[in-house]
């Protein structure tokens, strides 16, 4: 160097929940707040899988609306991809 392992944490992040905030929504941002987490860094234009339907199509309806489909929308704390600390072999 390169594979693989995970004992330890000065110190790092930050689920669910609660305030505010955007947003149709789902989610995403603030501050508080820990369930966790050795990459819980970065990437959503490699790819899959999940979540969501404002628009759009198609059905139905006198309208209103209703009901199925579709991401171009959202998820990196599902997978996955790149980079990278520290320990031991």
């Nucleotide at each position: 160097u390169u594979u693989a392992u995970g004992a330890u944490a000065c110190g790092g992040c930050a689920a669910a929940c609660c305030u505010c905030u955007c947003g149709a929504a789902a989610g995403c941002g603030u501050g508080g707040g820990a369930c966790g987490c050795a990459a819980a860094a970065c990437u959503a234009u490699a790819g899959g899988g999940a979540c969501u339907u404002c628009a759009c199509c198609a059905u139905u309806u006198a309208c209103c609306g209703a009901u199925g489909g579709u991401a171009u929308g959202u998820u990196a704390g599902c997978c996955a991809g790149u980079u990278g600390c520290c320990u031991u072999a």
Molecule: c-di-GMP-I riboswitch aptamer
Organism: Bacilli bacterium